RNA sequence: AGGAAGUUAGUUUAGUGGUAAAACAAUAGUCUCCGAAGCUAUGGUCAAGCGUUCGAUUCGCUUACUUCCUGCCA
Repeated sequence: AGGAAGUUAGUUUAGUGGUAAAACAAUAGUCUCCGAAGCUAUGGUCAAGCGUUCGAUUCGCUUACUUCCUGCCA
């Protein structure tokens, strides 16, 4: 320098045009002599910007970051 893949909750991931979800974690309650475990409830999220569309996490472009492959110099 070229190419490919990825970025969604605190963490790991699903969802790929039509109300954003699961598990674990957190908080509160219940239980307990006190804790742990179990059970119940609650809050919290689409990397940033622009565009396409009636409607974008999803499609296109740009930027940022991460991983991998190839090449160049040393």
Transfer RNA from Candidatus Onthovivens sp., 74 nucleotides, folded computationally. The RNAcentral record of the sequence draws on ENA. Rfam family: tRNA. Its family is annotated with triplet codon-amino acid adaptor activity in the Gene Ontology. The organism belongs to Candidatus Onthovivens, within Bacteria.